[in-house]
Context: one part of a larger RNA
Molecule: small-subunit ribosomal RNA, 3' major domain
Organism: uncultured bacterium
């Protein structure tokens, strides 16, 4: 110099406190370890593995494990014979894959001998293959610290050097931000702003949107409008700009006017030198090593779904701010042609039958749901509560038995707010309610978004964690 310290100042952060809903008990989803298994394929490992890779394991996937069969091979280039096909159809055999037979069936030159292209079969061997190992041989991507405010350089000083200084000091800030002051004067990556969304507006536009006014109708349904609302394209608008106090006359910081927004308005994209020999050879390239009649490649059935347990995320609930049952409103973002699928009819229901109309501001998915009027239920293991379980069904798909997913009827389990301990969260946030998309024949409590409803609290910085600067000690560098 750095790093460390149960040293010492300043300071920040949902770190503490202050509150509000949780997790640890219960049922069950779902991942991990454990034991098991023929196999339960493999990877991740405090934070920063563990509803992680997996945006969806019944076959497939699919790496494993049983059983059968192939070996120039599923894939790719090249040589040599050889046939004219490949493609297609159709039958035996088989658990399938593999074999095995029939049928059908090319083009272009040409001296008619071939020759070429294409494709199939055979052979030879270079050689394909390997999701085999080694992420401690790599790339390249990612996670952490952390959106934390630091890392440094170039010249020029100081010092035998290592190194210092600038970067420290005194103020302020969300910031190494900005001012001030200094042997330091400049400048780089970072901050910050320029990007993208929202939050007022104006100008253009006016269908498939929308309707003050006038006509029509069951209905913006038609004429008719483009004011409105909306869409989407280009502007405007917020800079401490203006006042007053404070501060060092600075940076700034308190209030206050105007204003849709006031001080970084809300929100994301963006992640500095670096640490962690952090993950990743199973996204992919890829050095060395290994394999080559198996560590490659088919298929048929299993396994990843097994279960004395242990632990993490979740989901529903333990009930009256609540179940039930009729009535009745209001959304935003999105999907859609091998798709979405109206209205009508059937079924008590999933769901059928048919099939309007959409490649979609036109039509469908679409009913939002908590809410809001009313009727019951009255404190119980109950009309809470829903698990397991018996029968009845439907959907998808060659196939739900191992092992889907829905539905009706019946059955009604633990659970009465959870020990020590422990997690999110500062506002349109927690909480609660429902919509929807990927992936996807089918599957959703998970993951990604969308909007309704809509709080409590913060006095502070003494302590717990993590971090930044200065000092300071040091047995470490």
């Nucleotide at each position: 110099u750095g790093a460390c310290g149960g040293g010492g100042g300043c300071c920040c952060g949902c770190a503490c406190a202050a509150g509000c809903a949780g997790u640890g008990g219960a049922g069950u989803a779902u991942g991990u370890g454990g034991a098991u298994u023929a196999a339960u394929u493999c990877g991740a490992a405090g934070c920063a593995a563990c509803g992680c890779g997996a945006a969806g394991a019944a076959c497939c996937u699919u790496a494993c494990c049983u059983a059968a069969g192939c070996u120039u091979g599923a894939c790719a280039u090249c040589c040599u014979u050889u046939u004219g096909a490949c493609c297609g159809a159709u039958g035996c055999c088989u658990a399938a894959u593999c074999g095995c037979a029939u049928c059908u069936u090319u083009c272009c030159c040409u001296u008619c001998g071939g020759g070429g292209a294409c494709a199939g079969a055979a052979g030879u061997g270079a050689c394909a293959g390997g999701u085999g190992g080694u992420g401690c041989a790599u790339g390249g991507u990612u996670g952490u610290c952390g959106u934390c405010a630091g890392c440094u350089c170039g010249u020029g000083u100081c010092g035998u050097g290592a190194g210092a200084u600038g970067u420290u000091g005194g103020g302020u800030u969300a910031a190494g931000u900005c001012c001030c002051g200094c042997a330091a004067c400049g400048a780089g990556c970072g901050c910050a702003a320029c990007c993208c969304u929202u939050g007022c507006u104006a100008u253009u536009a006016g269908u498939u949107g929308c309707u003050a006014a006038c006509a029509u109708u069951g209905a913006g349904u038609u004429g008719a409008g483009c004011a409105c609302u909306c869409u989407a394209a280009u502007g405007g608008g917020a800079c401490u700009g203006c006042c007053c106090g404070u501060g060092a006359c600075a940076a700034g910081c308190g209030g206050g006017a105007g204003g849709a927004a006031g001080g970084u308005g809300g929100g994301g994209a963006u992640g500095g030198c670096g640490u962690c020999a952090a993950a990743u050879c199973a996204u992919c390239a890829u050095g060395c090593c290994c394999u080559u009649u198996a560590u490659g490649a088919u298929c048929u059935g299993g396994g990843c779904u097994a279960c004395a347990c242990a632990c993490g995320u979740g989901c529903u609930a333990c009930a009256a701010u609540g179940g039930a049952u009729g009535g009745u409103a209001c959304a935003g973002a999105g999907a859609g042609c091998a798709g979405c699928g109206a209205g009508a009819c059937a079924g008590u229901g999933a769901u059928g039958u048919g099939g309007a109309g959409c490649g979609a501001a036109u039509c469908u998915c679409a009913a939002a749901a908590a809410g809001c009027c009313a009727u019951u239920c009255u404190c119980a293991g109950u009309u809470c509560g829903g698990a397991c379980u018996g029968c009845a069904g439907g959907c998808u798909g060659c196939a739900a038995c191992u092992c889907g997913c829905c539905u009706g009827c019946a059955u009604g389990a633990a659970g009465u707010c959870g020990g020590a301990a422990u997690c999110g969260c500062u506002a349109g946030u927690a909480a609660u309610c429902g919509c929807g998309g990927a992936u996807c024949a089918g599957c959703a409590u998970g993951u990604c978004g969308c909007g309704g409803u809509g709080a409590a609290u913060g006095c502070g910085u003494u302590c717990c964690c993590g971090g930044g600067c200065c000092u300071u000690g040091c047995a470490c560098u």